Context: one part of a larger RNA
């Protein structure tokens, strides 16, 4: 230089009260302002106490601070059902044996591992300063072991079957959601109306059982026979006949409603207590109708060509083998279901950008009115007015 530039999105800030040594900025009331397919909420990644309280104000926070995501302290993460871990493959890795190599090592066979895919089971309340599908209350589920009673061919590392998959389109049947009338509960106005076609506000309900409907797929059932499915088969395949029946029967599939499940929840008053933060107790309607998905039927269906994962769990076969035992099947009833994650923040001041940086970050919900719409305008819940 100069006490200049700058103080990081031009979403906006006014006033009353506290609190204090001191208030534009902190607490709380009004008014005003911004977002609302987000600047709400929910999770994955990552981060790792930042979460709650109490209290403190040197640094940190581009000012100030009594405030914080800053100092110090204390508390807080609770599972059989959610997510791992567990089995189970995939790309890939690793790899007894083995083949190659001078040699380090390279390459693989059975195998061992590898989730971002496959494989049992829970939801609705209600609590807390913080956690909660985890605690507590009401109602379930799901494998496994053990006992009992009853019936009985059971048995796998093998055989079959399933699991089992693209891309496009269309039509249906529904439910979430939401508007509207009906109900409950409050109100009635200092101004043109305002006891009425009025205003405010509520008016929600699961998982499971239980039936199996729209719709969807297939004939299906019995008795041979049988050179295939690496032995064996009562199973699959292939094949004879026969019964039923081809608008249907029958079996398997499959959303919603119906019905239990439904005791609680549930406003404004009211009463009682009070550390004015709340806290306990009573408890009212709790239906119809219409519009309606991108969400379910559905991995369905037409259609196309580029022809769209394996393996286990699972169901059936028998093979060694066992056959008063084991073992299977149902019912009842006990045991038991470990471990590790669970706080907070996630389009962000907490995560990647050296910074509390106008940048970047996968997936879910996504309300009203106008609109074809997730545009886009204003607005709801909720959230902030961006730290001088």
């Nucleotide at each position: 230089a100069a006490g200049u530039a700058a103080c990081g999105a031009u979403a906006a800030a006014g006033g009353g009260g506290g609190u204090g040594a001191a208030a534009a900025a902190c607490c709380u009331c009004c008014u005003c302002g911004c977002c609302g397919g987000a600047a709400g909420a929910c999770c994955a990644a990552g981060g790792g106490u930042u979460c709650c309280u109490g209290u403190c104000c040197a640094a940190c926070g581009u000012u100030a601070a009594u405030c914080g995501g800053g100092g110090c302290a204390g508390g807080g993460u609770g599972a059989g059902u959610c997510g791992g871990c567990c089995c189970c493959u995939a790309a890939g890795g690793c790899g007894a044996g083995g083949c190659u190599g001078a040699a380090a090592a390279g390459c693989g066979u059975a195998g061992u591992c590898g989730a971002u895919g496959g494989g049992a089971a829970g939801c609705g309340g209600g609590u807390u300063a913080a956690u909660a599908u985890u605690c507590c209350c009401g109602c379930a589920c799901u494998g496994a072991c053990u006992g009992u009673u009853a019936u009985u061919g059971c048995g796998a590392u093998g055989a079959g079957g399933g699991g089992a998959c693209g891309g496009a389109g269309a039509a249906g049947g529904c439910u979430a959601a939401g508007u509207g009338g009906g109900c409950c509960a409050g109100g009635c106005g200092u101004u043109g109306g305002u006891a009425g076609u009025c205003c405010u506000g509520g008016u929600g309900a699961a998982a499971g059982g239980a039936a199996g409907u729209a719709g969807g797929u297939g004939g299906u059932c019995g008795c041979g026979g049988u050179a295939g499915g690496c032995a064996a088969a009562u199973c699959c395949g292939c094949u004879g006949c026969g019964g039923c029946g081809u608008u249907a029967a029958c079996a398997c599939u499959g959303a919603g409603a119906c019905c239990c499940g439904a005791g609680a929840c549930g406003a404004a008053g009211u009463a009682u207590c009070u550390a004015c933060g709340g806290a306990u107790a009573c408890g009212a309607a709790g239906u119809c109708a219409c519009u309606g998905a991108u969400g379910c039927c559905a991995u369905g269906c037409u259609u196309c060509c580029a022809g769209g994962a394996a393996a286990a769990g699972c169901c059936u076969c028998u093979a060694a083998g066992c056959u008063u035992c084991a073992g299977a099947u149902a019912a009842c009833a006990g045991u038991g279901a470990a471990c590790c994650g669970u706080a907070c923040c996630c389009c962000a001041a907490a995560c990647c950008g050296a910074c509390a940086c106008a940048g970047g970050u996968g997936g879910u919900c996504g309300g009203g009115u106008a609109g074809a719409g997730a545009a886009u305008a204003c607005c709801a819940a909720g959230g902030c007015g961006c730290u001088u």
Large-subunit ribosomal RNA, domain III from Shewanella sp., 388 nucleotides, folded computationally. It matches the Rfam family "Bacterial large subunit ribosomal RNA".